[in-house]
Context: one part of a larger RNA
RNA sequence: GCCAACGAGUUUGUCUUUUCCCCGAGUCUAAUCCCGCUAUAAACGGGAGAAGGCGGAGUGAAAGCGAGGGUUAAAAGCCCGCUUUAGGGGAAAGGGCAAGACCCGAAGCCGAGCGAGCUUGCCAUGGCCAGGGUGAAUUCCGCAGAAAUGCGGAAGGAGGCCCGAACCCGUGAGCCGUGCAAUGCUCUGGGAUGAGCUGUGGCAAGGAGUGAAAAGCUAAACGAGCUCGGGAAUAGCUGGUUCUCCCCGAAAUAGCUUUAGGGCUAGCGUCUCCUUAUACCUUUCUGGAGGUAGAGCUACUGGAUGGAACAUCUUGGCUUUGCCGGAUGUUCCAACCAAACUCCGAAUGCCAGAAAGGGUUUGGAGGCAGUCAGAACCUGGGCGCUAAGGUCCAGGCUCGAGAGGGGAACAGCCCAGACCUUCGGCUAAGGUCCCUAAAUCUGAGCUAAGUGUUUCAAAGGAAGUGGGAUUCCUUAGAUAGCUAGGAGGUUGGCUUAGAGGCAGCCAUCCUUUAAAAAGUGCGUAAUAGCUUACUAGCUAAGGAAUCCUGCGCCGAAGAUUCACGGGACUAAAGCUCAGUACCGAAGCCAGGGCUUGUCAACAGUAAAUUUGCUGUUGACAAGGGUAGGGGAGCGUCCCCAUUGCGUUGAAGCUCAAGCGAAAGCUUGAGUGGAGCGAUGGGGAGUGAGAAUGUUGGC
Numbered sequence: 001g002c003c004a005a006c007g008a009g010u011u012u013g014u015c016u017u018u019u020c021c022c023c024g025a026g027u028c029u030a031a032u033c034c035c036g037c038u039a040u041a042a043a044c045g046g047g048a049g050a051a052g053g054c055g056g057a058g059u060g061a062a063a064g065c066g067a068g069g070g071u072u073a074a075a076a077g078c079c080c081g082c083u084u085u086a087g088g089g090g091a092a093a094g095g096g097c098a099a100g101a102c103c104c105g106a107a108g109c110c111g112a113g114c115g116a117g118c119u120u121g122c123c124a125u126g127g128c129c130a131g132g133g134u135g136a137a138u139u140c141c142g143c144a145g146a147a148a149u150g151c152g153g154a155a156g157g158a159g160g161c162c163c164g165a166a167c168c169c170g171u172g173a174g175c176c177g178u179g180c181a182a183u184g185c186u187c188u189g190g191g192a193u194g195a196g197c198u199g200u201g202g203c204a205a206g207g208a209g210u211g212a213a214a215a216g217c218u219a220a221a222c223g224a225g226c227u228c229g230g231g232a233a234u235a236g237c238u239g240g241u242u243c244u245c246c247c248c249g250a251a252a253u254a255g256c257u258u259u260a261g262g263g264c265u266a267g268c269g270u271c272u273c274c275u276u277a278u279a280c281c282u283u284u285c286u287g288g289a290g291g292u293a294g295a296g297c298u299a300c301u302g303g304a305u306g307g308a309a310c311a312u313c314u315u316g317g318c319u320u321u322g323c324c325g326g327a328u329g330u331u332c333c334a335a336c337c338a339a340a341c342u343c344c345g346a347a348u349g350c351c352a353g354a355a356a357g358g359g360u361u362u363g364g365a366g367g368c369a370g371u372c373a374g375a376a377c378c379u380g381g382g383c384g385c386u387a388a389g390g391u392c393c394a395g396g397c398u399c400g401a402g403a404g405g406g407g408a409a410c411a412g413c414c415c416a417g418a419c420c421u422u423c424g425g426c427u428a429a430g431g432u433c434c435c436u437a438a439a440u441c442u443g444a445g446c447u448a449a450g451u452g453u454u455u456c457a458a459a460g461g462a463a464g465u466g467g468g469a470u471u472c473c474u475u476a477g478a479u480a481g482c483u484a485g486g487a488g489g490u491u492g493g494c495u496u497a498g499a500g501g502c503a504g505c506c507a508u509c510c511u512u513u514a515a516a517a518a519g520u521g522c523g524u525a526a527u528a529g530c531u532u533a534c535u536a537g538c539u540a541a542g543g544a545a546u547c548c549u550g551c552g553c554c555g556a557a558g559a560u561u562c563a564c565g566g567g568a569c570u571a572a573a574g575c576u577c578a579g580u581a582c583c584g585a586a587g588c589c590a591g592g593g594c595u596u597g598u599c600a601a602c603a604g605u606a607a608a609u610u611u612g613c614u615g616u617u618g619a620c621a622a623g624g625g626u627a628g629g630g631g632a633g634c635g636u637c638c639c640c641a642u643u644g645c646g647u648u649g650a651a652g653c654u655c656a657a658g659c660g661a662a663a664g665c666u667u668g669a670g671u672g673g674a675g676c677g678a679u680g681g682g683g684a685g686u687g688a689g690a691a692u693g694u695u696g697g698c
Stems, first nucleotide, its partner, number of pairs: 001698006011099013026054003032048005058065002068080004102240002105237001109230006120204009129194001131163003134159001138155007167191003172187004206222001208218003243633006253266005267371002269368006279361001280358009294344001295342002301338003305334010316324003374399002377396007404415003419593004424589003430583003433567003439580001441579006452569002460554002464551010481538005487511003492506003517532001521530002594623013634687001636684010652671008
């Protein structure tokens, strides 16, 4: 991992709701006893047994009073009752509460015991420490000395002394790491006469011991051992919770919460009963409330910019009876801003009324819930960075709980809401060259960038190219090009070393002319030289500038495949405009079928006055669905009654066929070899794929 078996809303008491049954102003027995059955047991059945419970009267805190009672001084008022006539018991089902209470799961807490054969410390009694080195005290001898003592030599053999085996330990590294081993192996290393090591016996333990202290150790996991018990502790947490079909179908919000991943009440769901109408929903109209969007502001409150006038002041500047500049205040003009500004002011929404349409959707009571982590997208906003797949509100929509088609793929986007079936049809979004169903469709343009074929790039830059507008020049010859000229006063004056059109400053005249600047650019040290403006000629018909706009270009760097999903595409298979076909879904239509609801008809049945229930037929409508509510069934085991089958072959198993909407059922064949069904009731240890489920097998 797979297979098989086992594996989770049960039982008792009590309260409540629904349905049914019995009796009824009553109703029910409890303990206990008797009888029956039985194994003279229990349980069960029958009988006895009102002790007592509930009901039949309330009210008051109570004494109490009583169809009244309480309050009070009160015959007043007020409050609760009576007048108003139903309960008691039982069965089943839904739910609450108390219990282990759907099942499995803690870490823990407490108690009683068991542990010091591991380990810690201690006690008693034993054992062990190769060899080598160092050479303390002390003593003796010699010398010196009065002596103390000193020096030298010899003896001596001290030490938590040194080196180093056994022994004890475990420093560093490697190996090992499903190991040789739940701590080892190798090399290396520390101690090795000591606070040494060790045998045996003994003592001390669970909030306790022991501890040269690490919360170490106390029998391989100790910040409180282990075993059993309290005990099915508790778990607002995680996981799991077993057959089928039919109807409806949520929530992720509010308030409160030692509350925030839990709860309670409300909201939203479902079921039953009552309510059936100017109740509800939609549209239109009429009448309202309101201060948002927008707009506006000498209409307020504030903000903020430019200008002018006047008054006052003036550290400043100047050409100083003053002027310029600046400041403050007031006024005026002009362009503005505001969630907490408003002289104004929508749309939508909301309230009320009327009409039309829809057709029970409304309201009330009760049973049962689930929900309290929501998400994306569009819109109006707050926070944030007009950041976030961000966060918080509001309106909407989808997902959640929604399949199908589109979007390459892709919960939340676009289209569209799946009862079943058909080798029928039409469409939506989106598409129609190939992958790939359908146009290589029609007409008119644009793009040359593979731009684009997907939603998406900016500021900025450019004789890309299409369209439009305005102005100017032009056969009296424009623009470009070519030929020629482009001069003189003069090197203007100043400045300067120089300044000759061309460093800079000032001025910018006159003349000859077809025209020619006191000079457009290059250039020189300065000149020179080249060139432009300007003019003529040649040529020949368009040329120049500005603005608006379509599509393109640059700007343009990313992480697995170059990348529009791919191939590939250029009068398109791109973009814009117009048009006609077609494809395309579980949408719609058509044929057939099932179920549910409403209505109608018919039949049966109960009650018999309406009516209820069941069935058949027809019409119309409906049938996505998580949590969840409701309904109807299938199957397993056992019991009772009735009725069957079986050695001429039961159950079980295997295969096949058939039936049913499903759970399932029936039949046949084979196997098997002794029990097993059906119908009507009753009762449950009643349905397995999941729980790191349990056990077994492989």
The part of an RNA shown here (large-subunit ribosomal RNA, domain II) has 698 nucleotides and comes from a marine sediment metagenome. The RNAcentral record of the full RNA draws on MGnify. It matches the Rfam family "Bacterial large subunit ribosomal RNA".